[in-house]
This is a predicted structure of a 175-nucleotide RNA (glmS glucosamine-6-phosphate activated ribozyme aptamer) from an Actinomycetota bacterium. Its Rfam family is "glmS glucosamine-6-phosphate activated ribozyme aptamer". From the family's description: This entry contains a glucosamine-6-phosphate activated ribozyme that is found in the mRNA for GlmS. GlmS is an enzyme that uses fructose-6-phosphate and glutamine to generate glucosamine-6-phosphate. The family's RNA type in Rfam is riboswitch. Of the family's consensus pairs, 86% are formed in the model.
RNA sequence: CGCACGGAUCUAGCGCCAGGACUCGCCGGAGGAGGGGGCGAGUCGACGAGGUAGGGGAUCUCGGAGGACCGUUACGCGGUCCACUCGGCGGGUGACCCUCGGCCGGCCACGGUCGUGACGGUGUCGACAAAUCCCGGGAGCGAUCCCGGAACACAAACCGGCGCCGCGGUGGCCC
Numbered sequence: 001c002g003c004a005c006g007g008a009u010c011u012a013g014c015g016c017c018a019g020g021a022c023u024c025g026c027c028g029g030a031g032g033a034g035g036g037g038g039c040g041a042g043u044c045g046a047c048g049a050g051g052u053a054g055g056g057g058a059u060c061u062c063g064g065a066g067g068a069c070c071g072u073u074a075c076g077c078g079g080u081c082c083a084c085u086c087g088g089c090g091g092g093u094g095a096c097c098c099u100c101g102g103c104c105g106g107c108c109a110c111g112g113u114c115g116u117g118a119c120g121g122u123g124u125c126g127a128c129a130a131a132u133c134c135c136g137g138g139a140g141c142g143a144u145c146c147c148g149g150a151a152c153a154c155a156a157a158c159c160g161g162c163g164c165c166g167c168g169g170u171g172g173c174c175c
Base pairs, nucleotide, nucleotide: 014090015089016088017087019086020044021043022042023041024040025039026038027037047063048062049061050060053099054098055097056096066082067081068080069079070078071077072076100115101114102113103112104111106173107172108171109170110169119166120165121164122163123162124161125160126159134149135148136147137146138145139144
């Protein structure tokens, strides 16, 4: 240093790389350069928030960053749309189906709705990021990578507070 085995911890924009792009090195013909090509090694390959009753198939939700267009005299700001963030593979807590479970006065059956903090919709307020960009430092020939600052900067959904609307059942038995 590698391999095997065992244990612990961390991880779901999580993991990986054969295509692609980029970097470095080498390479043929008649001299050189450029371009192109071949080979080898390396780098990049989703920025966080959300979410796990059991199983299944199948695959997310939310914004940020990026681009385009529109509104505005312009800055700023706002709105809409696009691409799933070059491409591919594996995995995957949202949603769906089944089982089970909560609730709908007690029991049973069915039905509805949700998922163990276990009705749905809606308004309003509140709270919660990281990257990009910039600055500084470090590693590397380089592509790039790491650390720190600005930065509990700037989000939405989920979540929480306060309201409003709708639903809270059918049949049988019992009280």

It was read from a public genome assembly, where an Rfam model found it.